[in-house]
The RNA shown here (transfer RNA) has 73 nucleotides and comes from a Ktedonobacteraceae bacterium.
The sequence is in RNAcentral, with records from ENA.
Model confidence (mean pLDDT): 81 of 100.
């Protein structure tokens, strides 16, 4: 340099163009317990990598760019 894959919550990841974007773990506040752990209820936490485009409607489709990984040179 060329090509491919990936980018969504603190972490690991779901999400077929259509309802207010979800799960597990983690965090916080409770219940329970003499206390802790375990169990259990609830809460918070998101510019969906960036900028454009298509569409009535985009996390999802298209383009460019950025970052990571891989293959080739």
């Nucleotide at each position: 340099g060329u090509c491919g894959c990936u980018g969504u919550a603190g972490c690991u990841c779901a999400g077929u163009g259509g309802a207010u974007a979800g799960a597990g773990c983690g965090g916080c506040c409770g219940u329970c317990u003499c206390c802790u752990a375990a169990a259990u209820g609830g809460c918070a936490g998101g510019u969906c990598g960036u900028c454009g485009g298509u569409u009535c409607g985009a996390g999802u489709c298209c383009g460019a760019c950025c970052a990571g990984c891989g293959a080739c040179a």